This is a predicted structure of a 108-nucleotide RNA (SAM riboswitch aptamer (S box leader)) from Dyadobacter luticola. Of the family's consensus pairs, 97% are formed in the model. NCBI's taxonomy places the organism under Bacteria, Pseudomonadati, Bacteroidota, Spirosomataceae, Dyadobacter. The coordinates come from a structure-prediction model, not an experiment, and the mean pLDDT is 85.
[in-house]
RNA sequence: GAUUUAUAAAGAAGAGGCGAGAGAAUGGGCUCAAUGAACCUCUGGCAACCUGCUACCAAUUGGAGAAAGGUGCUAAUUCCCACCUAAAAUUUUUAGGAGAUAUAAAAU
Numbered sequence: 001g002a003u004u005u006a007u008a009a010a011g012a013a014g015a016g017g018c019g020a021g022a023g024a025a026u027g028g029g030c031u032c033a034a035u036g037a038a039c040c041u042c043u044g045g046c047a048a049c050c051u052g053c054u055a056c057c058a059a060u061u062g063g064a065g066a067a068a069g070g071u072g073c074u075a076a077u078u079c080c081c082a083c084c085u086a087a088a089a090u091u092u093u094u095a096g097g098a099g100a101u102a103u104a105a106a107a108u
Stems, first nucleotide, its partner, number of pairs: 001108001003106006013043005021032003026082004044074003049070003053065002056063002078100001083097006
């Protein structure tokens, strides 16, 4: 890097550095940003994907729980839409699906 599976309407802050754009790609929106965004570091926190753990339920591979370790995350639904289908309705709305993306684990 390609692949498989699962999840993506929840949740979670400060300080220091840096210095102009940022919010994955392309386009259209809309937000954030010199009252310093994005990004990096530290300390917190959120969460429960994996490993380990247990006072409990179940019995053998599970459920429930806490959270030591490995990741991850810590504005806005993956910020919204764009592709397909259906139904409403008067060119938009709602629902489902696909695609892409992100995270984890597996194997390569």